[in-house]
RNA sequence: GAAGCGCGUCGGGUGAUCGCUUUUGCCUUGGCAAAAGAGGAAAGUCCGAACACCAUAGGGCAGCGAGCCGGAUAACGACCGGGCACCUUUGCAAAAGGGUGACGACAAGUGCAACAGAGAAUAUACCGGCCCGAAAGGGUAAAGGGUGAAACGGUGAGGUAAGAGCUCACCGGCGUGUCUGGUAACAGAUGCGGCCAGGUAAACUCCUCGCGGUGCAAGGCCAAAUAGGGAAACGUUAUUGAACUGCUCGUUCAAUGCCCCGAGUAAUUGGGGCGGCGUUUCCGGGUAGGCCGCUCGAGCCAUGUGGUAACUCAUGGCCUAGAUGAAUGAUCGCCUCUCGCUUCGGCGGAAGACAAGAUUCGGCUUAUAGACGCGCUUCACUA
RNA sequence: GGUGGCGUAGCCAAGUGGUAAGGCACGGGUCUGCAAAACCCUUAUUCGUCGGUUCGAUUCCGACCGCCACCUCCA
Numbered sequence: 001g002a003a004g005c006g007c008g009u010c011g012g013g014u015g016a017u018c019g020c021u022u023u024u025g026c027c028u029u030g031g032c033a034a035a036a037g038a039g040g041a042a043a044g045u046c047c048g049a050a051c052a053c054c055a056u057a058g059g060g061c062a063g064c065g066a067g068c069c070g071g072a073u074a075a076c077g078a079c080c081g082g083g084c085a086c087c088u089u090u091g092c093a094a095a096a097g098g099g100u101g102a103c104g105a106c107a108a109g110u111g112c113a114a115c116a117g118a119g120a121a122u123a124u125a126c127c128g129g130c131c132c133g134a135a136a137g138g139g140u141a142a143a144g145g146g147u148g149a150a151a152c153g154g155u156g157a158g159g160u161a162a163g164a165g166c167u168c169a170c171c172g173g174c175g176u177g178u179c180u181g182g183u184a185a186c187a188g189a190u191g192c193g194g195c196c197a198g199g200u201a202a203a204c205u206c207c208u209c210g211c212g213g214u215g216c217a218a219g220g221c222c223a224a225a226u227a228g229g230g231a232a233a234c235g236u237u238a239u240u241g242a243a244c245u246g247c248u249c250g251u252u253c254a255a256u257g258c259c260c261c262g263a264g265u266a267a268u269u270g271g272g273g274c275g276g277c278g279u280u281u282c283c284g285g286g287u288a289g290g291c292c293g294c295u296c297g298a299g300c301c302a303u304g305u306g307g308u309a310a311c312u313c314a315u316g317g318c319c320u321a322g323a324u325g326a327a328u329g330a331u332c333g334c335c336u337c338u339c340g341c342u343u344c345g346g347c348g349g350a351a352g353a354c355a356a357g358a359u360u361c362g363g364c365u366u367a368u369a370g371a372c373g374c375g376c377u378u379c380a381c382u383a
Numbered sequence: 384g385g386u387g388g389c390g391u392a393g394c395c396a397a398g399u400g401g402u403a404a405g406g407c408a409c410g411g412g413u414c415u416g417c418a419a420a421a422c423c424c425u426u427a428u429u430c431g432u433c434g435g436u437u438c439g440a441u442u443c444c445g446a447c448c449g450c451c452a453c454c455u456c457c458a
Base pairs, nucleotide, nucleotide: 001379002378003377004376005375006374007373008372009371010370012335013334014333015332016331017330018329020037021036022035023034024033025032026031027030039354043365044364046363047362048361049360050359051215052214053213054212063211064210065209066208067207068082069081070080071079083103084101085100086099087098088097089096090095104206105205109204110203111200112199126145127144129140130139131138132137153171154170155169156168157167158166172196173195174193175192176191177190178189179188180187181186219292220291221290222289229283230282231281232280233279234278235277236276237275238256239255240254241253242252243251244250258273259272260271261270262269263268299318300317301316302315303314304313306311339348340347341346384454385453386452387451388450389449390448393407394406395405401438410424411423412422413421431447432446433445434444435443
């Protein structure tokens, strides 16, 4: 210097004209003026909260989630720091740099492991070893070969018919005790136990901890026309069905017809109430529509304090979208960046990526042309 | 805006840790003078895509992509 990977920052500036949304002011009822007007992800809706409503004595089961340690935070699974494991680079090594990790427990119990293989889990015997036997075959053991993703510690000695932690020494692993360092995870040292215990919990499960549910279409307020509900007043009073008829009116027949008071021996009849129908008035709920929730907030910026950091605290300053059939756009200049050509004077093209609010925050994930900074690796060149 | 579910051959679909059933369609064959029907054979190698867990993933987990459904208020 180039390329790749990872992390972080930025993601054009400015002016004019026309147009859109909101707020304020003015004239005044539709105009004028001023101010403001998308993002680092506004996206996915994967976690955690605020806020609102519903539910809720307390406890448990089920279900879901978190899971090395410490810190930070309103909260969290994803943030910060540390530990351990694995990968990679340099290095003889010790170690160092970078990256990754859903990282409690399989030594509580249960399950699973195709194919191959003799045997796949307190195992097995195909070849081979040893013993018996004439052979067929039987027995013994688990060194060697072979299969597989995985075959029940390694080296050596003793031991044995041959072998085997069967025994011993050393090494490794595991469990456990003590000491030292560390807040802790853990690390180091050392003693004891032949304990040798395979894998898998993003298999059931066990252990510890947490979780009531629904989401701004939450939820609250105002409220039209029409229809329906309730109440009151006034008026009216039989209702329903069938037949005749092409239909309506009308006529006939049948069924049902509550209560009180009065008249009458009774049939019946007069009045009132209930009920039905109609009109008017009032009440309450919802719908269309409108308003609130709605943007001043765990807010942003600067400086300083504490901390390795995440972050915290103090002081000062700032107000920075609030739309809803959903505004934030279009055109033209200039500057800068980038690209191409170049006679190094310039000329030409041109802001070009992902993408745009919908209650609001803190994280994460995904997309992203180009520019800058830092770290690691590789290559080339120079010393 | 919020919430839930699905994706397996051209179509409909089973399978939910051990290498993907079945039906229709397409193609080939038998039969037939030729067809239809019937019978036989054949088709997944990227189980939407990518990554992880595992010896092994359609299946378990995560992230993306696409599709579908539900959600006014009152009673």